[in-house]
């Protein structure tokens, strides 16, 4: 740092998805080691057990063990006393408010930060002081009672550093003083002369510190406005009360306040933060472990006790659940560590030790301490190490492949030679210890050498869970240690085999239908590695929320439009402040992380020090440009005032004239009227048409226009009243007064609504007619709402320049429109120029591209407003508005992987333009109707063998099925094979002829060779048997292929190099004027060359020359049997060779001085002279695997192969292609003419004879210009038939025959004789042909044993017709729309039906949360009472009594609970709407081309759907024609 996907390709939009990073993770699959970390994210869901808070006997009274002494005596018992001993229940003190656990709950002063002070702080430290004297109780213990127990009452001794007075007393407290008012406690130790002194510890008042806590503030701290109003102790105040403190904390009286669009109130979510993750940042996630705060402790409420709690391992009371129980009542809270059970994808041991570090008491020693420190489980994460080195080519073996040659695994392996880390084993072994106690010594305290404290590298004893750990030494041996994912692109890495849209893979894109680098294996390769990979999350990539750093004409996106609030921004010149900025210095920004630098574990993860940084927030000064307050002036922005022109500007009223319609009269008579054509419909009751009157009611031709006004919608006869803005012109005045503009506010086209009128015309609905398969349309003929007017609503339109409003700047040409000014003029024009509009074309710049382009979408800067992927959906819910219809605001589940924008290349069009073609017209002959023949479907068959299927399948393969042929069917046989090639054994020549049974196939039988030779036997060919490799396949796949055809089409077309334009896909050449059969040529021209084709070269015809002259000819000469038959001859025909000839050359016109075109001449031929070969790139997955050839698959005693017979030849039908007619342009019969261009030795066959014929018999001549086929027929000439199913037609049947052939039964051809069917010119519809053609007449050849109405040639005879391209089809070229690219045989819409999925409503049921009101009120605090009850003080001699106090009782507050009524949120619901989605289905066929009625919109009505209509709107309509305008 970027890739992948939208399209045939292209650029942009834009979303989706990958590579990267991380993690308290989990899950698969594998697992040597160590270090160092880390481990219930879930049910703040319950817990058995055991531990986590004690300790001080130096604070006190008892009391127990032990010891020792004494005493009694039962002789091992019991009393007593004493102790540096010890335990230890109770008083008491001090701690349990730390420590440790978890994130329910909290959107808050609770967190971070930075300020503040009305305050409080045991235990520490520190000043200066006090520690006197007295006194009354109670626990323990003893007696009694109750109770299962937990525990409890009652009596009765007793101690304290427990409690209580009293003294004294401060700089403490109270008050202005005077004054008042509050305290203590002892313990341990040495000396004592027993009075005391002294040490320490301790206590009490009180000052300061430190530390901690309390409170208070400014700023910052998630989402939602589909939560917009909240609030009554609620804001302030006075005054009391309460608190360690300030305050409505609380209460009573007055006031009426606070809070909020800069987000209050409510709702959902969440502990906060240092940090960690990710990112270049800036930012977005997060809030595990470490650390700092806060908040909690089964839920809830509440106090007490204390320095501190409103209290995790305390108390009370509610409340749920759990446990004992004797039923009476009790007892409990692991969110401490372990561990259980449950949820769950998931998370460890009921370890061990206070050795260290911290903590609590303690004077210490010491205790305690699931704080900790150490083990244990887990690969959970990072970090380190190893599973071996080195050498080894015959590149074994084996695996895989293969083109069979080899290649790869692959120095890999075995083999040699070494090493020894970690795991094992055998030894030695630390550091974490500081400390503590004793004792010397010096100092200090003291009256002291005691005690106590301090020093020192003084002595000495002694403390390790980890652990015999960490580290080192040896010892063997390569021995114990490699998996996991991927390999079509993104992405590093390829083949075989299997499977066959099946199994399956997929993170996107997409992979699999018989050759799968994608699925599965497998060999090979990549990547990381003790992990590898999958799942989930976060960030990043994504500039895809854009502040660094996006947008908004056409892609998503400018508000329909104005006014104006709050805000936000704002013109020149001076002066002040210093609030923004900006500089300096200070305070703080905990520690840890992070990042430098050093250093300790052998390294590193980790760890330890130092430095930096922590962008931050406050205070202080400075300084004064810009912002920003104030204050002075200014005139250029704005605004006023003059006097003007100009305008469909708003609005009220009046007027007017042409047109429909209506109604009266007249005239007039049969048809108006209406279509694409009719019809409903009007009319003899007199329409229409036309004439006069006359009513009403809309709307206002020409003018009229990129013309004018308006802020938009809109606005268009005339007169006239009120009325708004906009503009030029001069001067004058105000002195920044501006600009935008959330919200509110007003206007807002059309439809619609509502009340009253109105109603001519026109018209949803709705009725008839049409069309039509249908026609709820389109088209016609009525018609009602409604268009009309006042009043009132509704508020949307493609309300658009799809382009928000303002200011400045930044080439010009041109046109209208309004005001001016200059020249000039009598004047109107015209020229030149200021200004304001309204439009065209363009520079430079922008754009994705189209385009904009001083009227920006150019540069710039304010303000608002909207937008982030398509569909669900502008839709549901909910809230406002509205009579209504509906509007405005506006999710989501769930689905896709694209939706989209502009361009460009084709295709396409019931789009336009030029152009061509038997394309149509103009002709001529067919076919479509009959037989009949072939071909094909279908149908039957055993089989009816297969292929070809629109043109381009169908007399086509097949240039010829009785066997064969073939492939098909049935039977009958054979299995190395009918057929190649090869090889190891065995015999033997074979072939051929004969021979028997068999339908053949095939099976048995018998006889024979060549070369060398040592005579055994070998060898070559060859041929039987037989074992093997392997033959064979007209099986399957033309959609795996080559090859070759066939069609567009003999249409003019396809391209390519440089070059230039275009971000690219392309375009340019190739287009454009002209011309042509032609992209054929000329000119032009950012193009200029060039190739494929086109023409031409070829080959044939048509004229001529030369040359040759036999098998061709014969003009001339001769002969003649009269036949060029002969001599002769090559002049001519021909024949075959190779030249000339045509080229728009030539002349005249038109063209543009061009190319070419008309037209003549001359010429056999004239404008590519006819014909024919010749077939560009390409398209059709167009035929052919059955010509041939070939990849894969399949078969292999059969799908090979051999044989016989049958079949392709069947027959109700359909359909193509011919034949032959239907007759007189004919038929039948005589007579008698003129061809080419083939073929013949397995053959053509003459002449002759026979036979009615087909044909036979026979055999001349011929390998062919030499003989034969072979007689050419239509034609000519005259005879006949005379319109009829015939003297037309000739099928069909029956006899009789020939040929050919093994063999004509299924199945040949032809003869003769006989029979004589249909058919009398053929509906819709369709074909071919423009000249030697069409039509029509015979020849001949291949195929072939035979067999042609086909097929391929060949000549004879020989016409019509083309006005001309409107139409029909096909094609070309530019163009023009497209939503098509499989390309229109494309695309693609919406109902229905089945099915699946999420969701919205709904009678209603269940629940959570919560407001209000009201009941009820535990425990407890405060408050009152307090006739019960009290030791300490007072007064009393005493009894009492007084202050104080309990109890109890009332009161206010007040938890759970309950009652009613509301809010809100969520679950579920008969059934009900609409929506997604997928194959396939049913109606149509609304959109994309003019999409066959342009399309879209808003609104109404209607209707199976798509949709249709009305009204009014937009162009994001396609074509033509006008008008204007511009450019050149």
């Nucleotide at each position: 740092a970027g890739a992948g996907u939208u399209u045939g390709a292209u650029c942009c939009u834009g979303g989706c998805u990958c590579a990267g990073a991380a993690u308290g993770a989990a899950c698969g699959c594998u697992g040597g080691c160590g270090g160092c970390g880390u481990g219930c994210u879930u049910u703040a869901c319950a817990c058995a057990u055991g531990c986590a808070a004690g300790u001080c006997g130096a604070g006190c009274g008892a009391g127990g063990c032990g010891u020792a002494u004494g005493g009694g005596c039962u002789u091992g018992c019991c009393c007593a006393u004493a102790c540096a001993g010890u335990c230890g229940a109770g008083c008491g003190g001090c701690g349990a408010a730390c420590g440790g656990g978890u994130g329910a709950g909290u959107a808050a002063c609770g967190c971070g930060u930075g300020g503040a002070u009305a305050u409080c702080u045991a235990c520490c430290c520190u000043g200066a002081g006090g520690u006197g004297g007295g006194g009354g109780a109670u626990a323990a213990c003893c007696c009694g009672g109750g109770g299962a127990a937990a525990c409890u009452c009652g009596g009765g001794c007793u101690a304290a550093u427990a409690c209580c007075g009293c003294a004294u007393g401060a700089u403490a407290c109270c008050g202005c003083g005077a004054g008042g008012u509050c305290a203590a406690a002892g313990a341990g130790g040495g000396c004592u002369u027993c009075g005391g002194c002294u040490c320490u510890c301790g206590c009490c008042a009180u000052g300061g510190g430190a530390u901690g806590a309390g409170u208070c503030u400014g700023c910052g701290u998630c989402c939602g406005a589909u939560u917009a109003g909240c609030u009554a102790g609620u804001u302030g105040g006075u005054g009391a009360g309460g608190u360690a403190a300030a305050g409505g904390c609380u209460c009573a009286c007055c006031a009426a306040g606070g809070c909020u669009a800069c987000g209050a109130u409510c709702g959902g979510u969440a502990g906060c933060c240092g940090g960690c993750c990710u990112g270049a940042g800036a930012g977005g996630g997060u809030g595990a472990u470490c650390g700092g705060c806060c908040a909690c402790a089964c839920u809830g409420g509440a106090a007490c006790u204390g320095a501190g709690a409103c209290a995790c391992g305390g108390u009370c009371c509610a409340g749920a659940c759990u446990c004992c129980u004797a039923c009476g009542g009790g007892a409990g809270g692991c969110a401490g560590c372990a561990g259980u059970g449950g949820g769950g994808a998931a998370u460890u041991u009921u370890g061990c030790g206070c050795a260290a570090u911290g903590g609590g008491g303690g004077a210490a020693a010491c205790c305690c301490u699931g704080a900790c420190g150490c083990a244990g489980c887990a690969a959970c994460g990072c970090c380190g190490c190893g599973u071996g080195g080195a050498g080894g080519a015959u590149g074994a073996a084996g695996g895989u492949u293969u083109u069979c040659g080899g290649a790869u695994u692959g120095u890999a392996a075995a083999c040699u030679c070494c090493u020894g880390u970690c795991a094992g084993u055998g030894g030695g072994g630390a550091a974490a210890a500081a400390g503590g106690c004793u004792u010397g010594c010096g100092a200090c305290c003291u009256a002291a050498u005691a005690c106590g404290u301090c020093g020192a590298g003084g002595a000495g004893c002694u403390u390790g869970a980890u652990u015999g750990u960490a580290c080192c030494c040896g010892c063997a041996g390569a021995g114990g240690a490699a998996g996991c994912c991927c390999c079509g692109g993104c992405u590093a890495a390829c083949u075989c085999u299997g499977u066959g849209c099946c199994a399956g893979c997929a993170g996107c894109c997409g992979c699999g239908g018989u050759a799968a680098u994608a699925c599965a294996g497998a060999g090979g390769g990549g990547g990381c590695a003790a992990g590898c990979g999958u799942u989930a999350u976060u960030c990043g990539g994504a500039a895809u929320u854009a502040u660094u750093g996006g947008g908004c004409g056409u892609a998503a996106a400018g508000g329909g439009c104005g006014c104006g609030u709050a805000g936000g921004c704002g013109g020149c010149c001076g002066a002040u402040c210093a609030a923004g900025u900006g500089g300096u210095a200070g305070g703080u920004g905990a520690a840890a992380u992070c990042c430098c630098u050093c250093g300790g574990c052998u390294c590193a993860a980790c760890c330890g020090a130092g430095g930096a940084a922590c962008u931050g927030c406050c205070u202080a000064c400075c300084a004064a440009a810009c912002u920003g307050a104030c204050u002075g002036g200014c005139u250029u922005g704005a605004g006023u005032c003059c006097g003007g022109g100009a305008g469909a500007g708003g609005u009220g009223a009046g007027u007017g004239g042409a047109a429909u319609u209506c109604c009266c009269a007249g005239u007039g008579u049969a048809g108006c009227g209406g279509u694409g054509a009719a019809a409903u419909g009007c009319g003899u009751a007199g329409a229409u048409a036309u004439u006069g009157g006359g009513a009403g009611g809309a709307a206002c031709a020409c003018c009229g226009u990129u013309g004018g006004c308006g802020a938009a919608g809109g606005c268009g006869a005339c007169u006239u009243g009120c009325u708004g803005g906009a503009c030029a012109g001069u001067g004058a005045u105000u002195g920044a007064c501006g600009c935008u503009g959330a919200g509110a506010c007003g206007c807002g086209a059309a439809a619609g609504c509502g009340u009253g009128g109105g109603g001519a015309g026109c018209a949803a609905a709705c009725a008839g007619g049409a069309u039509u398969a249908g026609a709820u349309a389109c088209c016609c003929u009525g018609g009602u709402a409604g268009u009309c007017c006042a009043c009132g609503c509704c508020g949307u339109a493609a309300a658009c320049g799809a382009u928000g409003a303002a200011u400045a700047c930044u080439a010009g040409u041109u046109g209208u429109c309004u005001c001016g000014g200059g020249u000039a003029u009598c004047g109107a024009c015209c020229c030149c120029u200021g200004a304001g509009g309204c439009g065209a074309c363009g520079a430079a710049g922008c754009u994705a591209a189209c385009g904009c382009g001083u009227u920006a979408a150019g540069u710039a800067u304010u303000c608002c407003g909207c937008c982030u992927g398509g569909g669900g959906a502008g839709u549901a819910c909910g809230g406002c508005c509205g009579c209504a219809a509906g509007g405005c605001u506006a999710a989501a589940a769930c689905u896709c992987a694209a939706a989209g924008g502009a361009a460009u290349u084709g295709a396409c069009g019931g789009g336009g333009g030029c152009c061509c073609g038997c394309a149509c017209a103009a002709g001529c002959g067919g076919u479509g109707g009959a037989g009949c023949a072939u071909g094909u479907g279908g149908u039957u068959u055993a089989a009816u063998u297969c292929g070809a299927u629109g043109c381009a399948a169908c007399g086509c393969g097949a240039a010829g099925a009785a066997c064969c042929u073939u492939a098909c069917c049935u039977g009958g046989g054979c299995u190395u094979g009918a057929c190649a090639u090869c090889c190891a054994g065995u015999g033997g020549a074979a072939a051929g002829a004969c021979u028997c049974a068999g339908a053949g196939a095939g099976c048995g039988g018998g006889g024979u060779g060549c070369c060398c030779u040592u005579c055994g036997g070998g060898g070559a060919a060859u041929u039987a048997c037989a074992a093997g490799a392997c033959a064979g396949g007209u099986g399957c796949u033309g959609c795996a292929u080559g090859g070759c055809u066939g069609u567009c089409g003999u249409c003019a077309g396809c391209u390519c190099g440089u070059g230039u334009c275009g971000u690219g896909a392309g375009a340019u050449g190739u287009u454009g004027g002209g011309u042509u059969a032609a992209g054929u040529c000329c000119c032009g021209c950012a193009a200029c060359g060039a190739g494929c084709g086109c023409a031409a070269c070829c080959c044939u015809u048509g004229c001529u020359c030369a040359u040759a002259g036999u098998u061709g000819c014969c003009a001339u000469c001769a002969g003649u049997u009269c036949g060029g038959c002969u001599g002769g001859g090559c002049a001519c025909u021909c024949u075959a060779u190779g030249g000339g000839g045509a080229c728009u050359g030539c002349c005249g016109g038109u063209g543009a001085c061009a190319a070419a075109c008309c037209g003549g001449a001359g010429g056999a031929a004239g404008g590519u002279g006819g014909g024919g070969a010749u077939g560009a790139c390409g398209u059709c997955a167009a035929g052919u695997c059955c010509u041939c050839a070939u990849g894969g698959c399949c078969u292999u005693u059969a799908u090979g192969u051999c044989c016989a017979g049958g079949g392709c030849u069947a027959c109700a039908c359909a359909c193509g292609u011919g034949c032959u007619a239907c007759a007189a342009u004919g038929g039948c019969g005589g007579u008698a003419a003129c061809a080419a261009a083939g073929a013949g030795u397995u053959g053509c066959g003459a002449u002759c004879c026979c036979g009615c014929g087909a044909g036979g018999g026979g055999g001349a001549g011929c390998u062919a210009a030499u003989c034969u086929c072979a007689u050419a027929a239509a034609g000519c000439c005259g005879u006949u038939c005379u319109c009829a199913g015939u003297u037309c037609g000739g099928a069909u049947u029956g006899c009789a025959g020939u040929c050919u052939g093994c063999a004509a039964c299924u199945c040949g051809a032809c003869u003769g004789c006989a029979u004589g069917a249909a058919g009398u010119u053929g509906g819709a519809a369709u074909c071919g042909c423009u000249a030697g053609u069409a039509a029509u007449c015979g020849c001949g050849g291949a195929u072939c044993a035979g067999c042609a109405u086909g097929c391929c040639g060949c000549g004879g005879u020989g016409a019509a017709u083309a006005c001309g391209u409107u139409c029909c089809u096909g094609a070309g070229c530019a163009u023009u729309g497209u939503a098509c690219a499989c390309a229109c045989c494309g695309c693609c819409c919406g109902u229905c039906a089945a099915g699946u999925c999420a969701c919205g409503g709904a009678a209603g049921u269940c629940g959570g949360u919560u407001g209000c009101a009201c009941u009820a009120g535990a425990a407890g605090u405060c408050g009152g009472u307090g006739a019960g009850c009290c030791a300490a003080c007072c007064c009393g001699c005493a009894a009492g009594g007084g202050a104080g106090g309990c109890a109890g009782c009332c009161g206010c507050c007040u938890a759970a609970a309950g009652u009613g009524u509301g809010a809100u949120c969520g679950g579920u619901a008969a059934u009900u709407g609409g929506g997604g989605u997928g194959a396939a289905g049913u109606c149509g066929u609304a959109a994309c081309a003019a999409g066959g009625u342009a399309g879209c919109u808003g609104u109404a009505g209607g209707a199976g759907a798509a949709c249709c209509u009305g009204c009014g709107g937009c162009u994001g309509g396609a074509u033509c024609a006008c008008c204007u305008c511009c450019u050149u």